[in-house]
A computed fold for a 1486-nucleotide RNA from an uncultured marine bacterium, annotated as small-subunit ribosomal RNA. The RNAcentral record of the sequence draws on ENA, Greengenes and SILVA.
RNA sequence: GAGUUUGAUCCUGGCUCAGGAUGAACGCUAGCGGCAGGCCUAACACAUGCAAGUCGAACGGUAACAGGAAUUAGCUUGCUAAUUUGCUGACGAGUGGCGCACGGGUGCGUAACGCGUAUACAAUCUACCUUUUGCUGAGGGAUAGCCCAGAGAAAUUUGGAUUAAUACCUCAUGGUAUUAUUGAUAGGCAUCUAUUAAUAAUUAAAGGUUACGGCAAAAGAUGAGUAUGCGUCCCAUUAGCUAGUUGGUGAAGUAACGGUUCACCAAGGCAACGAUGGGUAGGGGUCCUGAGAGGGAGAUCCCCCACACUGGUACUGAGACACGGACCAGACUCCUACGGGAGGCAGCAGUGAGGAAUAUUGGACAAUGGGCGAGAGCCUGAUCCAGCCAUGCCGCGUGCAGGAAGACUGCCCUAUGGGUUGUAAACUGCUUUUAUACAGGAAGAAUAAGCCUUACGUGUAAGGUGAUGACGGUACUGUAAGAAUAAGGACCGGCUAACUCCGUGCCAGCAGCCGCGGUAAUACGGAGGGUCCGAGCGUUAUCCGGAAUUAUUGGGUUUAAAGGGUCCGUAGGCGGAUGAUUAAGUCAGGGGUGAAAGUUUGCAGCUCAACUGUAAAAUUGCUUUGAUACUGGUCAUCUUGAGUUGUAUUGAAGUAGGCGGAAUAUGUAGUGUAGCGGUGAAAUGCAUAGAUAUUACAUAGAACACCAAUUGCGAAGGCAGCUUACUAAGUACUAACUGACGCUGAUGGACGAAAGCGUGGGUAGCGAACAGGAUUAGAUACCCUGGUAGUCCACGCCGUAAACGAUGGAUACUAGCUGUUCGGGACCUUGAGUUCUGAGCGGCUAAGCGAAAGUGAUAAGUAUCCCACCUGGGGAGUACGUUCGCAAGAAUGAAACUCAAAGGAAUUGACGGGGGCCCGCACAAGCGGUGGAGCAUGUGGUUUAAUUCGAUGAUACGCGAGGAACCUUACCAGGGCUUAAAUGUAAGUUGCAUGAUUUAGAGAUAGAUCUUUCUUCGGACUACUUACAAGGUGCUGCAUGGUUGUCGUCAGCUCGUGCCGUGAGGUGUCAGGUUAAGUCCUAUAACGAGCGCAACCCCUGUCGUUAGUUGCCAGCAAGUUAAGUUGGGCACUCUAGCGAGACUGCCAGUGCAAACUGUGAGGAAGGUGGGGAUGACGUCAAAUCAUCACGGCCCUUACGUCCUGGGCUACACACGUGCUACAAUGGUCGGUACAGAGAGCAGCCACUACGCGAGUAGGAGCGAAUCUAUAAAACCGAUCUCAGUUCGGAUCGCAGUCUGCAACUCGACUGCGUGAAGCUGGAAUCGCUAGUAAUCGGAUAUCAGCCAUGAUCCGGUGAAUACGUUCCCGGGCCUUGUACACACCGCCCGUCAAGCCAUGGAAGCUGGGAGUACCUGAAGUCGGUUACCGCAAGGAGCUGCCUAGGGUAAAACUGGUAACUGGGGCUAAGUCGUAACAAGGUAACC
Repeated sequence: GAGUUUGAUCCUGGCUCAGGAUGAACGCUAGCGGCAGGCCUAACACAUGCAAGUCGAACGGUAACAGGAAUUAGCUUGCUAAUUUGCUGACGAGUGGCGCACGGGUGCGUAACGCGUAUACAAUCUACCUUUUGCUGAGGGAUAGCCCAGAGAAAUUUGGAUUAAUACCUCAUGGUAUUAUUGAUAGGCAUCUAUUAAUAAUUAAAGGUUACGGCAAAAGAUGAGUAUGCGUCCCAUUAGCUAGUUGGUGAAGUAACGGUUCACCAAGGCAACGAUGGGUAGGGGUCCUGAGAGGGAGAUCCCCCACACUGGUACUGAGACACGGACCAGACUCCUACGGGAGGCAGCAGUGAGGAAUAUUGGACAAUGGGCGAGAGCCUGAUCCAGCCAUGCCGCGUGCAGGAAGACUGCCCUAUGGGUUGUAAACUGCUUUUAUACAGGAAGAAUAAGCCUUACGUGUAAGGUGAUGACGGUACUGUAAGAAUAAGGACCGGCUAACUCCGUGCCAGCAGCCGCGGUAAUACGGAGGGUCCGAGCGUUAUCCGGAAUUAUUGGGUUUAAAGGGUCCGUAGGCGGAUGAUUAAGUCAGGGGUGAAAGUUUGCAGCUCAACUGUAAAAUUGCUUUGAUACUGGUCAUCUUGAGUUGUAUUGAAGUAGGCGGAAUAUGUAGUGUAGCGGUGAAAUGCAUAGAUAUUACAUAGAACACCAAUUGCGAAGGCAGCUUACUAAGUACUAACUGACGCUGAUGGACGAAAGCGUGGGUAGCGAACAGGAUUAGAUACCCUGGUAGUCCACGCCGUAAACGAUGGAUACUAGCUGUUCGGGACCUUGAGUUCUGAGCGGCUAAGCGAAAGUGAUAAGUAUCCCACCUGGGGAGUACGUUCGCAAGAAUGAAACUCAAAGGAAUUGACGGGGGCCCGCACAAGCGGUGGAGCAUGUGGUUUAAUUCGAUGAUACGCGAGGAACCUUACCAGGGCUUAAAUGUAAGUUGCAUGAUUUAGAGAUAGAUCUUUCUUCGGACUACUUACAAGGUGCUGCAUGGUUGUCGUCAGCUCGUGCCGUGAGGUGUCAGGUUAAGUCCUAUAACGAGCGCAACCCCUGUCGUUAGUUGCCAGCAAGUUAAGUUGGGCACUCUAGCGAGACUGCCAGUGCAAACUGUGAGGAAGGUGGGGAUGACGUCAAAUCAUCACGGCCCUUACGUCCUGGGCUACACACGUGCUACAAUGGUCGGUACAGAGAGCAGCCACUACGCGAGUAGGAGCGAAUCUAUAAAACCGAUCUCAGUUCGGAUCGCAGUCUGCAACUCGACUGCGUGAAGCUGGAAUCGCUAGUAAUCGGAUAUCAGCCAUGAUCCGGUGAAUACGUUCCCGGGCCUUGUACACACCGCCCGUCAAGCCAUGGAAGCUGGGAGUACCUGAAGUCGGUUACCGCAAGGAGCUGCCUAGGGUAAAACUGGUAACUGGGGCUAAGUCGUAACAAGGUAACC
């Protein structure tokens, strides 16, 4: 810096990623070289080899080798062999010297003077080396080896004889040294030191042979030892520890100081600045990371420490308590003749084991270094090299240039045109690093002995000469041929560079976080293409960074995590003014040190680099000398901070006592009678044994109305009738006094609501628990009736609250306005006045601050000081431990595990059993229905071979369908076909095809017979065959287009610019009015605009004008029984074109205006005149793949297509929509009127005849303002008289008509007969506000016919009611709350049941380390010691103390495991309820 909480936003806050690093490991891959690195685990066990020897110039010697000499033998000078001889070079074993304490390994232990750094040793030692001085005399006895004899399996060992030394011992000398005593001089730093004199005591030596050695003393160098200051991990759920402990005196011991040890004396020492205990760990230079400060690490290299199978011990030595030495104990392994013995790879290789994991049983001492030696030299798994490993860093290569027909094939995509792989390849030219072959071939080597020369000083220095290379025929160089020998890994949804196809279908799988996958996956798997690195690339693990996410640099605490409930006060931290002094902090300078390597910079060497060399810088530290402003220390002074006194004043401040009235309850008495009480409604309860009500008196306890307030007081909790006593506090004023006495405050102390606990009282009212009554599905609740503890008092505990201003205390500063409480002053106190000022309590606001809300002198502003607290959510304020408490419990306070969020503030919506305003046939007021009956029709269900499919709350159900007998038809059964239909192309063939008759068949179809083109001869036409293109009412309406429903004809939905806000967003669109309306007006940080509203369009209502046929007929004429029938006319009606008219225009009232009101005027019509068309942004993944179109998928002798028959019409049932009715406002019969609109030629059909009728047979008119259809209700008469009827017509029987190929399933209609249910319909529910409802008929589309009672139109007759907006439903605007945003059909809590996981308790079982007490006690030092050995020194033996180890005992600490048990977490669809979020339906919470 990015991703991730949200619908979006800003914060807080965690999680995750991009970077770097590694002694790494794993997966895939692999050409070369250089330089580095390589058991992080079992300090587990180790086979085998090697890793420390050397000196003959210390010694006795002679086992091996070589030489010499002598003797003997083989025939002999010669040669060979044997024997003897230490004579020589040398040398096994041995004595002796030096070394073995270095080098090499490991990190167990250790929290320590172990390490780092700086000092000290007047408290010390130091072999070999260097320098200086002095000395080196005389003796002695042994012993190993060798030889002899034994024991034993071996390791080993015993006895005897003999022998040497630079081994050992004695004596002499004694400068010096040490000790003691006595003096003298000088000096410092306390003990003292230095110099010097005398006396006494003690102590040396070694030779070898000419190179050297030895002894004593002093000094140096080196190495070691000791002490001290400072620094050095985590836990306080470890708070007290300590008897040699702290100190003193005196001894012992040591190289040396010291309780190091011992005896005695004293009682100290350490610790909150963290003792003691527990856990973990070698420390440092350095390494990684980081801008730095820091954080993490301690491999390789260097320094120090510790260790060497585990534990203990000493010896030798200059040095060890000793890795490749000794003794003892223990564990383990091995040998054994069972009697005894041997061993220690954390040296180099190597083996086993463990583990994710780490190499060769290599070469050489050539170089560097070490030991011994005079030296040659020997030894050296130190070291130098080589081998293995991409483990890391660095370098090189796998070719370079040209080459487009942008080749072919392959692969991939595609719109079929093409694109991509891709200059890539082929092809042409060039180069040869590397690899291969051959040839040459280093540096690393300096010198040693020896020799020569020079210089001087008999042995040193310088120069010259002079053997020696493991690596290695290696690095490097040259030549040859030829692109020849050499590329992979991860990734491609975002973060994060890089996209498409196929497969799969919440499967398989991916995943660092967010998250992908449920049929179109750039996220899985494969492919093509691409991206990033490249001999590597990824993954995993760990560390730092990002993380300002522990914040010193550099964070916070009103609401996100976080201020202690409040005050007092200890330590500590911080602190007013002036002067003096000091110099701790601070600042400056100097010196030493801060090892080297490393880091940084410059230069240089390997062809470059890595790597290496060299120089400088750095190493921020310790130390020392100065400076003195500030801070600190000391001294002195001051008054403003703080305090004391005085005067005035305030208050529900506290404690104790006394007093008061109202109310309530109870008791007694009276009056009085049937209820009271309670609730949403009731009941339990009380009451005729007299309640409630009311009157009087008495008693009791608790609380104090009004005043009363945004008031007052108190540290907080808290405090309220009146009054008394005692106590405390605040404020102002004025000076007097003290003189910084102050602020804060860990640990500590005191106070601390309510509830609760203990003891004793008290108890009126209220009232957990409990009981009863209700409510409810239940109701362990809400409501009601009772009611115990408690509430009250005294004393004692508890110590917590949403103890809140969710805001710690103190001080200072920083604009204003205003109210109020308690004071003081000034002004005329003339009034309840004005003004200044102090201390509180409130409101609003500027700047500032803040994520915002907000805060704003009572800060959440600007600063300083001190304290407390926070670091993701859950687990959890839980567990364990500890402290407190009578208990309840409080305080302190984790982890495992789990999630990617949890959270704050604000925004827009949605929602609310929140609020306000408004509208709608929404309710109300009315009229008529549905729901009951029969039938029609649609749907569900059921049935079926099939009952094709779709539509399903409103917004499906007389819907798609505005016409299912066949067809339709998509469904079922059966029988067939495989290209049927359309169109085109190409090629070939053909003269058919068609038609007629006929056979089989259910038909499709198959077969038979007859017939057989035209022509201008170019061809046309028809048919057949082949090829290419088909077809699907199959799936997905959740891939889509188009169309449609609904909210809703509701009044809304947005934009540009500006302004406000960090932002999402807001404003505009809100407010006040008004409207049917976001309609208009006013106001206004908004000004304008768009889609909607309205208007424009159509029909209708009035008038005018134009035009009169098929329309009309007033006047004129003709004519009929009658009739615009005719002449004629166009006046009227009408028809259909064009106009006019209505705009709140006028008047009155109200109002700023918009507008509203008015039986106002005028007008046919008046405030949208009535009706229609017209449907904003969007919502419902709404409906439709079966109207049509279309992506993808699926079928292809079938899911295509043809035919026959059946089905879509089934029928215990349920629902919707209708028709007809139940009758008298009616039925039946007879008579008489009045429409509009629409349709008609395969049609409508006048009229005539026949038939009871449906209809039939004739037959005019009309393609229609001309012809065709009786309008019906109504009206006038008659009849019926309230009944299952002269209502009602279902159902059924018989007989017919018509359509049609066909009327059985399954048509309509007619006639006769039959005559069911039904007497006005429960809960519930629908439509309608005027030419509307209701009622009456008519027409049309579809159509052969029709199941039409449906749909769509047309006219006739023609009402009632609306007070109003409380309520139901739906909608609009504003506001409020929200834990909702898939948006309340939301969210979400707890028990129970199931699975998994970690964890607490627990009878018990079993480990670990550390300590205490007692017993035992090896080796060994030290101490003691008459009997043995030795001339002596001394030794053996015995013994005492101490101790490793072992045993026993009782506690404590800390693990593992465990029957059973507790809660916790997680887990698409389990159970029960509904606690929370809205007034969440009883406000929530502590």